[in-house]
RNA sequence: GGGCUCGUGGUCUAGUGGCCAUGACGUUUCCUUGACGUGGAAAAGGUCCCCAGUUCGAAUCUGGGCGGGCCCA
Numbered sequence: 001g002g003g004c005u006c007g008u009g010g011u012c013u014a015g016u017g018g019c020c021a022u023g024a025c026g027u028u029u030c031c032u033u034g035a036c037g038u039g040g041a042a043a044a045g046g047u048c049c050c051c052a053g054u055u056c057g058a059a060u061c062u063g064g065g066c067g068g069g070c071c072c073a
Stems, first nucleotide, its partner, number of pairs: 001072007010025003018056001027043005049065005
């Protein structure tokens, strides 16, 4: 320098043009316990990496940029 691939709550993750963006772990509160743990219930937490484009409508498609990983040179 070239190619491929990934980027979504604190962490991991579903989503493949339109429903309030999904679930698990974690966090907070409550119940349960003598207490802790386990178990149960509820809640908070997201600029979907950034910019532009396409579209009535973009996390999703296109272009560019940034970052991670892999391969070639």